[in-house]
C1' cells in the first nucleotide's frame, strides 16, 4: 500500500425483503431467609464516528476510526 471481515447496554450474542432494538449475564431496589445463597417481582443501561437514500436506517448509499485475517 492493496484486497477481505467485524463494530449493538458494564459483559456475551441476536435483529435474514429497511417497519416498536430483544435474549443471557452482572448491577440496584424489594419479597422470601436468623444471615448469605437459591428463588421471585420489578428497575437499571445499548447500535464504532459524520453525512447521504428514505414516511421509517442496526440493517442501504459515501468518507473515516479501531481492530482481525489474507496479500506485496
Nucleotide at each position: 500500500u492493496g484486497g477481505g471481515g467485524u463494530a449493538u447496554g458494564g459483559g456475551g450474542u441476536a435483529a435474514u425483503u429497511g417497519g416498536c432494538a430483544g435474549c443471557c449475564c452482572g448491577a440496584c431496589u424489594g419479597a422470601u431467609u436468623c444471615u448469605g445463597g437459591c428463588u421471585c417481582a420489578g428497575u437499571u443501561a445499548g447500535u464504532c464516528u459524520a453525512g447521504g437514500u428514505u414516511c421509517g436506517a442496526g440493517u442501504c448509499c459515501u468518507a473515516g476510526u479501531a481492530c482481525c485475517c489474507c496479500a506485496g
Molecule: transfer RNA
Organism: Desertihabitans aurantiacus